A computed fold for a 379-nucleotide RNA from a Rhodocyclaceae bacterium, annotated as Bacterial RNase P class A. Lineage of the source: Bacteria > Pseudomonadota > Betaproteobacteria > Rhodocyclales > Rhodocyclaceae. It was read from a public genome assembly, where an Rfam model found it. Its Rfam family is "Bacterial RNase P class A". By type it is a ribozyme.
RNA sequence: GAAGUUCGCCAGGCAGUCGCUGGGGGCGUUUUCGCCCCUGGAGGAAAGUCCGGGCCCCAUAGAGCAGGAUGCUGGCUAACGGCCAGGCGUUAUAAGCAGCGGUUUCGGCCGCUGCCCAAGGCGACGGAAAGUGCAACAGAGAGCAAACCGCCGAUGGCCUCGCAAGGGGAUCAGGCAAGGGUGAAACGGCGAGGUAAGAGCUCACCGCGGACGUGGCGACACGGACGGCACGGUAAACCCCAUCCGGGGCAAGGCCAAAUAGGGAAGCGAUAGCGUUGCUCGCGCUGCUUCCGGGUAGGCUGCUAGAGCGUCGCGGUAACGCGCCGCCCAGAGGAAUGACUGUCCACGACAGAACCCGGCUUAUCGGCGAACUUCCACU
Numbered sequence: 001g002a003a004g005u006u007c008g009c010c011a012g013g014c015a016g017u018c019g020c021u022g023g024g025g026g027c028g029u030u031u032u033c034g035c036c037c038c039u040g041g042a043g044g045a046a047a048g049u050c051c052g053g054g055c056c057c058c059a060u061a062g063a064g065c066a067g068g069a070u071g072c073u074g075g076c077u078a079a080c081g082g083c084c085a086g087g088c089g090u091u092a093u094a095a096g097c098a099g100c101g102g103u104u105u106c107g108g109c110c111g112c113u114g115c116c117c118a119a120g121g122c123g124a125c126g127g128a129a130a131g132u133g134c135a136a137c138a139g140a141g142a143g144c145a146a147a148c149c150g151c152c153g154a155u156g157g158c159c160u161c162g163c164a165a166g167g168g169g170a171u172c173a174g175g176c177a178a179g180g181g182u183g184a185a186a187c188g189g190c191g192a193g194g195u196a197a198g199a200g201c202u203c204a205c206c207g208c209g210g211a212c213g214u215g216g217c218g219a220c221a222c223g224g225a226c227g228g229c230a231c232g233g234u235a236a237a238c239c240c241c242a243u244c245c246g247g248g249g250c251a252a253g254g255c256c257a258a259a260u261a262g263g264g265a266a267g268c269g270a271u272a273g274c275g276u277u278g279c280u281c282g283c284g285c286u287g288c289u290u291c292c293g294g295g296u297a298g299g300c301u302g303c304u305a306g307a308g309c310g311u312c313g314c315g316g317u318a319a320c321g322c323g324c325c326g327c328c329c330a331g332a333g334g335a336a337u338g339a340c341u342g343u344c345c346a347c348g349a350c351a352g353a354a355c356c357c358g359g360c361u362u363a364u365c366g367g368c369g370a371a372c373u374u375c376c377a378c379u
Base pairs, nucleotide, nucleotide: 001375002374003373004372005371006370007369008368009367010366012344013343014342015341016340017339018338020041021040022039023038024037025036026035027034028033043350047361048360050359051358052357053356054355055249056248057247058246062281063280064279065278067245068244069243070242071241072086073085074084075083076082087125088123089122090121091120096115097114098113099112100111101110102109103108126240127239131238132237133234134233148180149179150176151175152174155173156172158169159168160167161166188206189205191203192202193201207229208227209226212223213222214221215220253301254300255299256298263292264291265290266289267288268287272286273285274284275283308327309326310325312323313322314321315320
């Protein structure tokens, strides 16, 4: 310097005119309301409503079963299915190397193929000798399976030569699963020996297994020896194991005002009914359930000072924690920040809070910065 990847920040600026709204102050004003001044006023995702909470109610609130969620290890956090660091597995491309072809100013360049493959990306990552289920079709056979094409036929039988010993032939019984085929997958792989032909039958190497040693908090990694070695895959199939989970939600809830019909009918009723997932026990309350009909739906509050933000210092690989100092940064209520003009520029994409916060996912124009990996050049 180039390329690739990951992360962080910004999200139009400035000036003028008019307009909207929260807070504070002043004036007019009985109030309502009006005017003036100061000051604040949408996002990195405000989206999705997918997780976790704060807060509120049931409510004095427990236990078991059912049900649901998560699932490698260690940390962070209020918590999480999140984040950080690691482990194992998997994956891609760049670069590099080799071969071939084209081209060349002979320095090189371009294309194709193969090998290897970085940072990075992804993982729904516990258990398959506890059990059950599933794998269409094809195939002989799909998990204590199996013989379609095949190989052998030593041993017993058949035919034949031979006095006999023995030789030859075919393949019946029988043996085999090494070769071929089917299939996504065929009961470890490759090579040698052995055998009638074969087979971990034997051996070397690889794979696998438990134990041992070393390193590590750990998941795991490495090492040598031993063992011919368990009957494969699948659990976002049922299941087993570990951990966790009460429910409902700001349309929660609280206060004030007002209105109506303290209406009607049916059922259960203390051995009953009800109590915010279902069942049982326990606990509490004394009425409860269904249908028809009538009134109100107005105002205030909850409503923004927070698990808040920022600089610096210390600890930590990091997420993050602690400490000093500083700051206050929207609270609408059918829903507030809009319109016009000029100018600058990176020419503005995706897009608008509704109780609040921590995450995840999705959408997205452009600019700036940092780190990691590979290559090139110079020193």